[in-house]
This is a predicted structure of a 75-nucleotide RNA (transfer RNA) from a bacterium. Its Rfam family is "tRNA". Gene Ontology term of the family: triplet codon-amino acid adaptor activity. Its mean pLDDT, the model's own confidence on a scale to 100, is 81.
RNA sequence: UGGGACGUCGCCAAGUGGUAAGGCAGCGGGUUUUGGGUCCGCCAUUCGUAGGUUCGAAUCCUACCGUCCCAGCCA
Repeated sequence: UGGGACGUCGCCAAGUGGUAAGGCAGCGGGUUUUGGGUCCGCCAUUCGUAGGUUCGAAUCCUACCGUCCCAGCCA
């Protein structure tokens, strides 16, 4: 420098145009002598950033940023 893949909650992770599942963790509560366990509830107006398309975008398009893989170049 070129090509490819990926980026979603604190962590993992589903969702591929119709408006963010689930698990762990965390918080509140019930049960329990306490802890643990267990049960109930809460927990992303938001998807790397900025634009664009659309009635509607995590999803499509463009640029950029970051991570990884492959190739090349210099030394």